Bacterial RNase P class A from a Gammaproteobacteria bacterium, 380 nucleotides, folded computationally. Its mean pLDDT, the model's own confidence on a scale to 100, is 76. The sequence was found by an Rfam model in a public genome assembly. Rfam family: Bacterial RNase P class A. By type it is a ribozyme. About the family: Ribonuclease P (RNase P) is a ubiquitous endoribonuclease, found in archaea, bacteria and eukarya as well as chloroplasts and mitochondria.
[in-house]
RNA sequence: GGAGUUGGCCAGACAGUCGCGGUUGCUCAACAUUACGUUGGCGCAACGGAGGAAAGUCCGGGCUCCAUAGGGCAAGGUGCCAGGUAACUCCUGGGCGGCGCGAGCCGACGGAAAGUGCAGCAGAAAAUAUACCGCCGAUGGCCGUAUUAAAGCGGAUCAGGUAAGGUUGAAAUGGUGUGGUAAGAGCGCACCGCGCUGGUGGUAACACUCAGUGGCAUGGAAAACCCCACCCGGAGCAAGACCAAAUAGGGGGGCGAGUAGCUUGACUACGAGGCGUGGCCCACGUUGCCCCCGGGUAGGUCGCUUGAGGUUCACGGUGACGUGAUACCCAGAUGAAUGACUGUCCACGACAGAACCCGGCUUAUCGGCUAACUCCUUUU
Numbered sequence: 001g002g003a004g005u006u007g008g009c010c011a012g013a014c015a016g017u018c019g020c021g022g023u024u025g026c027u028c029a030a031c032a033u034u035a036c037g038u039u040g041g042c043g044c045a046a047c048g049g050a051g052g053a054a055a056g057u058c059c060g061g062g063c064u065c066c067a068u069a070g071g072g073c074a075a076g077g078u079g080c081c082a083g084g085u086a087a088c089u090c091c092u093g094g095g096c097g098g099c100g101c102g103a104g105c106c107g108a109c110g111g112a113a114a115g116u117g118c119a120g121c122a123g124a125a126a127a128u129a130u131a132c133c134g135c136c137g138a139u140g141g142c143c144g145u146a147u148u149a150a151a152g153c154g155g156a157u158c159a160g161g162u163a164a165g166g167u168u169g170a171a172a173u174g175g176u177g178u179g180g181u182a183a184g185a186g187c188g189c190a191c192c193g194c195g196c197u198g199g200u201g202g203u204a205a206c207a208c209u210c211a212g213u214g215g216c217a218u219g220g221a222a223a224a225c226c227c228c229a230c231c232c233g234g235a236g237c238a239a240g241a242c243c244a245a246a247u248a249g250g251g252g253g254g255c256g257a258g259u260a261g262c263u264u265g266a267c268u269a270c271g272a273g274g275c276g277u278g279g280c281c282c283a284c285g286u287u288g289c290c291c292c293c294g295g296g297u298a299g300g301u302c303g304c305u306u307g308a309g310g311u312u313c314a315c316g317g318u319g320a321c322g323u324g325a326u327a328c329c330c331a332g333a334u335g336a337a338u339g340a341c342u343g344u345c346c347a348c349g350a351c352a353g354a355a356c357c358c359g360g361c362u363u364a365u366c367g368g369c370u371a372a373c374u375c376c377u378u379u380u
Stems, first nucleotide, its partner, number of pairs: 001376010012345007020049001022047005027041005051351001055362002058360005063236004070282004076231004080094005095109001096107004110227002115225002118220001127173001132166002134162003139159003142155004174192006193216001194214005199208003240302004250293006258270004273287004309328001312325005346349001
């Protein structure tokens, strides 16, 4: 100097004029009144007023209701180990596997010997599967030699043996060497690999240039069904609560085994049945339940912003984070608030606007600043 990797911060700035919404204070009026205060109106002043993703609605919760809310099955979710957290499918650290020269990045990471199913083409053959080209042909058969007859020797192959060599493929059932064999094969042996047992280190996943033992079980894929372990009510701020107002306390139909009573009415009691915010069963609670037509209201207040809250500092921890202290209050709209104009500056401004709140993940994105680390080249 160049090329990269990982993390953090910012998100146009400043000034002026007019305008918008919230809180507080002042002011005016009414009510109340010892005082405090309540409601309403205009005006003035001060202070604050969209994001790193506010987006997606994908996870997890807080909160509200069903509701008294337990157990089981099915459905669903997660899937290496240890921690963090209110919790999580999130985050941190580690292990194993893969990619990269490296800094680093990715992982849908329990189980294939419980079972079922699947794998195109090629290839002989793709799971308890295999012989196309090959190799052998010792043993039994054939031919020749030789003979009285044979042994023996030679030849080519049939039966038979074989999977070492070659072919195909992403993958061919351990590898290399050596002995042995008719030719071969863990068939034997040595080393490596693999399994099992023990030892050592580690909380563990796991690792080991450790020891012994076994010729050694049979590949892939579960992001196929499945098996195993753990978790697991539902609906959602349009939740829900209160106030005010209005209407038609409307009309029609169906179901409700049975027993007893008397006031003969689906009236009372038992019971059945029905209903109860995912499905089924049990339990529990409750006492009617279901369907159709028609009518009224849809206005206001609360929920609504002080929070598992961020800032800064100290301590502990590899880290996520935790503990303590300090000062601070940081949007609450409701047809939906921050806009318009002018001037200056330069990084010339991308993606993009809260609607109950918070912790994550994912997606989009113009540029600027900054810290650490890796590789290449050159010079000293």